Molecule: transfer RNA
Organism: Scheffersomyces stipitis CBS 6054
RNA sequence: GCCUGGUUAGCUCAAUCGGUAGAGCGUUUGACUCUUAUAAACUGGAUAUCAAAAGGUUGCGGGUUCGACCCCCGCAUCGGGCU
Numbered sequence: 001g002c003c004u005g006g007u008u009a010g011c012u013c014a015a016u017c018g019g020u021a022g023a024g025c026g027u028u029u030g031a032c033u034c035u036u037a038u039a040a041a042c043u044g045g046a047u048a049u050c051a052a053a054a055g056g057u058u059g060c061g062g063g064u065u066c067g068a069c070c071c072c073c074g075c076a077u078c079g080g081g082c083u
Base pairs, nucleotide, nucleotide: 001082002081003080004079005078006077007076010025011024012023013022019066027053028052029051030050031049033046034045035044059075060074061073062072063071
């Protein structure tokens, strides 16, 4: 220098032929249960499991389109291959 694959939530990854973005883990809150203490309860601590919530300029900038994570161009960055 050329070819090729990747870049999406805090992390790991989905997303059909272009139709308006999701899962698991994690985080927060609550329920359940256990525990310290107590006459009992509140408060505090722990909690397998269950429920809910928050969290995204889809690497960046343009273009095409009624509509783009998806198609086209440039750039950045990571990996692989060739010379």